Predicted 3D model of a 72-nucleotide RNA (transfer RNA) from Trametes cingulata. The sequence is in RNAcentral, with records from ENA. The coordinates come from a structure-prediction model, not an experiment, and the mean pLDDT is 83. Rfam family: tRNA. It is annotated as a transfer RNA. Taxonomically the source falls in Trametes (Eukaryota, Fungi, Basidiomycota, Polyporales).
[in-house]
RNA sequence: GCUGAAAUAGUUUAAAGGUUAAAACCUACCAUUCAUGACGGUAAGAUAAAAGUUCAAUUCUUUUUUUCAGCU
Repeated sequence: GCUGAAAUAGUUUAAAGGUUAAAACCUACCAUUCAUGACGGUAAGAUAAAAGUUCAAUUCUUUUUUUCAGCU
């Protein structure tokens, strides 16, 4: 330099154009306990960035950034 893949909550994964973006772990609070832990309940927390298509974009297209793999 070229090709391909990926980027979603603090972490690991879903959602394959449509109705509050869904869970698990973690965190805070409540309840329980003599206390801790476990179990239970509640809450907070996210679509890499910018454009385009569309009535509607995490999803489709383009560019940029980052990571991984391969070729030279």